[in-house]
């Protein structure tokens, strides 16, 4: 003295003038709705944005059940709920304070990894190793002979998957033994897994010890398991006012909350003992004709094509330049002088999520330099 992280609050401020909404109170005009002129007092946001998401209201309604849908899934904790807070494993960034992604028990299913590569999930021989077993060839010896014995070599059969190669990834790791060569083949030790016993912790987990050679991956989605969930929305409903012309069809196989199924209700009329016919309604469809203005929901801004602006001047903040003065020095600086001074705009309310933001205080923290 700089740069950075996590968090929190603020985002111009005052005045004068003119010009918008709106409440109240006075005056005039009006039959009334209502104009209209003064005085008060008022008049946007942390996100109002986006409309992702919860709720409040509000209307259906038999205020039923199932299904399908959706949703939420590691622990604890708040919450009406969406969602915050905090922790715990895995991984990823970051020097670092810190920032980020996932995550339901057991099983299944099904797909994907191009290209290289022997082989990409109970796989796998390209270059390679082996030559103990068969087995070919030389050669030596023993033997009357049949056959036996050795040594050498080849790598047909055969054995290996440790080494190398190929990729982002290759079926645990180091070393030792064993072996023809090799492999958890078997031993140490480490890593994981499982199991058991002990200790922390409210739990998810951590930790320590024994045992066991157990060691077949990474991605996606379905599919299973809990738990919760009616629908539609303020352009949603309320009232007044305005205005009407019908026509065909369908209709208990309709309609009454929905996307599907049950369940349950369901009206006149006229003909019949009844079953049941038929019209009418209720809805549902296609044609077609006529009206469509207000109040209200609506609020400590309450608007309705939708007001909260424009000028002027001073201050404040930020930058650039100058500069009395102060400091060992970096550097600070009263004071002038010009520039600029974000994001951006209510619409029934609230309560999240997520974007955008000039800048300025404040609290930890982390880095780096520099001085004492």
């Nucleotide at each position: 003295u700089g740069a950075g992280u996590c968090a929190g609050u603020c985002g111009g401020a005052u005045g004068a003038c003119c010009g918008c909404g709106g409440u109240u109170c006075c005056g005039c005009c009006u039959c009334a709705c209502g104009g209209u002129g003064g005085a008060u007092c008022u008049g946007a946001g942390g996100a109002a944005a986006g409309u992702c998401g919860g709720g409040g209201c509000u209307u259906c309604a038999c205020a039923g059940g199932a299904c399908a849908g959706a949703g939420u899934g590691c622990c604890g904790g708040c919450g009406a709920g969406a969602g915050c807070c905090g922790g715990g494993u895995c991984g990823g960034g970051g020097u670092g304070a810190c920032c980020u992604g996932a995550c339901g028990a057991a099983a299944g299913a099904a797909g994907c990894a191009a290209c290289a590569g022997a082989g990409a999930a109970c796989a796998g021989a390209c270059c390679g190793c082996c030559g103990a077993u068969g087995g070919g060839u030389c050669u030596c010896u023993c033997g009357c002979a049949a056959g036996g014995g050795g040594g050498a070599u080849c790598a047909c059969a055969g054995g290996c998957a440790a080494g190398g190669a190929u990729g982002a990834a290759a079926c645990g790791g180091u070393g030792c033994g064993g072996u023809a060569a090799g492999a958890g083949c078997g031993c140490a030790c480490c890593a994981g897994c499982a199991c058991g016993u002990c200790g922390g912790g409210u739990a998810a987990c951590c930790g320590a010890c024994g045992u066991g050679g157990c060691u077949c991956g990474g991605c996606u989605u379905c599919c299973c398991c809990a738990c919760u969930c009616g629908a539609a929305g303020c352009a949603a409903g309320a009232c007044c006012a305005a205005g009407c012309a019908g026509a065909g069809g369908g209709c208990a196989u309709g309609g009454g909350c929905g996307g599907u199924c049950c369940g349950u209700c369901c009206g006149u009329u006229c003909g019949g003992c009844a079953a049941c016919g038929a019209a009418c309604a209720a809805c549902c469809c296609u044609c077609g004709g006529g009206u469509a203005g207000g109040u209200u929901g609506c609020a400590u801004a309450g608007a309705g094509g939708g007001a909260u602006g424009g000028u002027c001047a001073u201050c404040g903040g930020c930058g650039a330049g100058g500069a009395a003065g102060g400091g060992a020095a970096a550097c600070c600086a009263a004071c002038c002088u010009c520039g600029u001074u974000a994001c951006a705009g209510a619409a029934c309310c609230c309560c999240g999520c997520u974007u955008a933001c000039a800048g300025a205080c404040c609290g930890a923290c982390u880095c780096a330099c520099c001085g004492u």